Record summary: A computed fold for a 105-nucleotide RNA, annotated as THF (Tetrahydrofolate) riboswitch aptamer. Rfam family: THF (Tetrahydrofolate) riboswitch aptamer. Rfam describes the family as follows. Tetrahydrofolate (THF) riboswitch was first reported for Ames et al. as an RNA motif in 5' untranslated (5'-UTR)regions of folate transport and biosynthesis genes in Firmicutes genomes. Gene Ontology term of the family: tetrahydrofolate metabolic process. The prediction has a mean pLDDT of 80.

[in-house]
RNA sequence: AGAAGAGUAAAGAUCCAUUCGUCAAGUGUCCGGGGGACGGGGAGUUGCCGCCGGAACGAAAAGCGCCUUUGCGCGCUUGCGGUUUGGGUCUUGCAUCCCGCUUCA
Numbered sequence: 001a002g003a004a005g006a007g008u009a010a011a012g013a014u015c016c017a018u019u020c021g022u023c024a025a026g027u028g029u030c031c032g033g034g035g036g037a038c039g040g041g042g043a044g045u046u047g048c049c050g051c052c053g054g055a056a057c058g059a060a061a062a063g064c065g066c067c068u069u070u071g072c073g074c075g076c077u078u079g080c081g082g083u084u085u086g087g088g089u090c091u092u093g094c095a096u097c098c099c100g101c102u103u104c105a
Base pairs, nucleotide, nucleotide: 002104003103004102005101010092011091012090013089014088015087016086017085020081021080022079029055030054031053032052033051035049036048040099041098042097043096061078062077063076064075065074066073067071
């Protein structure tokens, strides 16, 4: 030289707890701008993820209690939301290229 292999960030599903909303913010979709991350090292996309601006679409409430305040009020409970965050489990997992690492010989 050759053959085989390991490992990340992260993403998804699910469970538990939790935040916010339920007077609709959020989530999701599209457009534009700008940024970031992408096995140990280097490079890195048309793929991935935030951020900013814009557009369209769009939702599930119910019960009980409280009041010098009767309110778009407050609290509790049960729900609801492609809701937030954290944790557990499982699955996927370097787009790709070069080098390195482990094993074989």